[in-house]
Molecule: Bacterial RNase P class A
Organism: Pseudomonadota bacterium
RNA sequence: GCGGAGGGUUGGACGGCCGCGUUGCGCGAGCGACGAGGAAAGUCCGGACUCCACAAGGUAACGGUGCCGGGUAACGCCCGGCCGGGGUAACCCGAGGGAAAGCGCCACAGAAAACAAACCGCUCUGCCGCGUGGUUGAGCAAGGGUGAAACGGUGGGGUAAGAGCCCACCGCGGGACGGGCAACCGGACCGGCAUGGCAAGCCCCACCGGGAGCAAUGCCGAAUAGGGAUCGCGCAGGGGCCCGCCUUGGCCCGGCGAUCCGGGUUGGCAGCACGAGCUUGCGGGCAAUCGCAGGCCUAGAUGAAUGGCCGUCCAGAGAGCGAUCUUGGACAGAAUCCGGCUUACAGACCCUCCGCGCUC
Numbered sequence: 001g002c003g004g005a006g007g008g009u010u011g012g013a014c015g016g017c018c019g020c021g022u023u024g025c026g027c028g029a030g031c032g033a034c035g036a037g038g039a040a041a042g043u044c045c046g047g048a049c050u051c052c053a054c055a056a057g058g059u060a061a062c063g064g065u066g067c068c069g070g071g072u073a074a075c076g077c078c079c080g081g082c083c084g085g086g087g088u089a090a091c092c093c094g095a096g097g098g099a100a101a102g103c104g105c106c107a108c109a110g111a112a113a114a115c116a117a118a119c120c121g122c123u124c125u126g127c128c129g130c131g132u133g134g135u136u137g138a139g140c141a142a143g144g145g146u147g148a149a150a151c152g153g154u155g156g157g158g159u160a161a162g163a164g165c166c167c168a169c170c171g172c173g174g175g176a177c178g179g180g181c182a183a184c185c186g187g188a189c190c191g192g193c194a195u196g197g198c199a200a201g202c203c204c205c206a207c208c209g210g211g212a213g214c215a216a217u218g219c220c221g222a223a224u225a226g227g228g229a230u231c232g233c234g235c236a237g238g239g240g241c242c243c244g245c246c247u248u249g250g251c252c253c254g255g256c257g258a259u260c261c262g263g264g265u266u267g268g269c270a271g272c273a274c275g276a277g278c279u280u281g282c283g284g285g286c287a288a289u290c291g292c293a294g295g296c297c298u299a300g301a302u303g304a305a306u307g308g309c310c311g312u313c314c315a316g317a318g319a320g321c322g323a324u325c326u327u328g329g330a331c332a333g334a335a336u337c338c339g340g341c342u343u344a345c346a347g348a349c350c351c352u353c354c355g356c357g358c359u360c
Stems, first nucleotide, its partner, number of pairs: 001356010012313007020035006037331001041342002044340005049213004062209005067081005082096001083094004097204002102202002104198003119144002121140004126135003152170006171193001172191003177186003217270004227261007238253005277296008314329001316327004
């Protein structure tokens, strides 16, 4: 210098005028303070908090998680490692427990897709035949062919031809012993090969999980209508009952009035902004992260504020030889809060590392 890998920060700055929300002060006019994000988004995981259910615990069903160790309030998140795969490398990717517990499936092609089997072939033998060849019987699975995958691979011996039939190495299974907290790694020796793949098909094993959600939940609470309780009025009128009937009378419902209760529509307040908080330094740790000390308070709307204009500048784009002019600011926008993940994002800046080339 060229090409590449990993990570981080920022994502307009300053000033003026007008306006909006919350809040402090002020009798008031008004003055002051604060006022979106790294994702506020998707609502996908994990929690805090609240109500409901429930002795504790266990089991079954259902759902989730799934190499090992660590971090954390917790997690399906993060860090470190292991194994497998990719890359010359930095580094990246992996739903990464169990297939000798059982069931199921393995398209097409192919003889055969799992208690094996034989299409083309190879060998020996009997018969026909001069021979090539044809055919009977027996042996074989090396070679060819099919397939994503073919019942170990390569080489040698052996044989009629072959075959773990025998041997060496590799692979596979077991494994003394050694290393590591562990996953796992190495491995003397033994076994002649037995164990195809799929668990993102059922299943088995281990661990985790009660449900609903801030429109949760709690408090205050009118007016009107409606509900309930008590007392009073009136037996004048309405309905019913009692006495065999009538008169009279009694009781109940209903009516009117007063007092109280309850419910909670609409509304208000709390929940709701001091918290697994932010930040600086030091220390432990490879790291995630933890501890100690100091400092800081940082949006709280509820039809829902966070905006508009102007000036100077800063990136960017365009035009011009130039002075300069024009244009123009990524994705997006709180709603109980917190930890993650995922997704969106113009541009600018910084750090570390790898490969190649050149120079010293």